[in-house]
């Protein structure tokens, strides 16, 4: 000083916030959507659940 391994701290999981679980990374990393004749076109605030907010569609008042 390099390399491997394991914990710990921290980060991540296509657009906000929170709990819980879950998976991934180790800082040159994880992760940063899809399709497309390149004109264009489609999904969704979640990774997953369950709440808020935001936004779209119905109907009532």
């Nucleotide at each position: 000083c390099c390399c491997c391994u394991g914990c710990a701290c921290g980060g991540a999981g296509a657009u906000g916030g929170c709990u819980u679980c879950c998976u991934c990374c180790u800082a040159g990393a994880a992760c940063c959507g899809c399709c497309u004749u390149u004109g264009g076109g489609c999904u969704g605030a979640u990774g997953a659940c369950g709440c808020c907010u935001a936004c779209c569609u119905c109907a009532c008042u």
The RNA shown here (Fluoride riboswitch aptamer (crcB RNA motif)) has 61 nucleotides and comes from a Gammaproteobacteria bacterium. Model confidence (mean pLDDT): 79 of 100.